Transfer RNA from Salimicrobium sp. PL1-032A, 72 nucleotides, folded computationally. The organism belongs to Salimicrobium, within Bacteria.

C1' cells in the first nucleotide's frame, strides 16, 4: 500500500430492517451472629464518528478511526 475480520453497559459477548439485550460486576432490601452463597428489586448505552438508502438502521451501503490477522 492491498486483503479480512472487529468496535454494542464498568467487563465478556449476543442481537441478520420496527421492543437495545444475557451472563459476570456494581446499589438498595432480604437471608445469616457475621462474612460468602443465595433470594427480590434497581441504576448503568450518544450501539466508534460522518454521511447515503428506507417510512423506519445496532442491523444495509459508503468514508474515516482504532484494534487484530494475512499479504507485499
Nucleotide at each position: 500500500g492491498g486483503g479480512c475480520c472487529g468496535u454494542u453497559a464498568g467487563u465478556u459477548c449476543a442481537g441478520c430492517g420496527g421492543g437495545a439485550g444475557a451472563a459476570c460486576g456494581c446499589u438498595u432490601g432480604g437471608u445469616c451472629g457475621a462474612c460468602a452463597a443465595c433470594c427480590a428489586a434497581g441504576a448503568g448505552g450518544u450501539c466508534g464518528c460522518u454521511g447515503g438508502u428506507u417510512c423506519g438502521a445496532u442491523c444495509c451501503c459508503a468514508g474515516c478511526a482504532c484494534g487484530g490477522c494475512c499479504c507485499a

Overview: It matches the Rfam family "tRNA". By type it is a transfer RNA.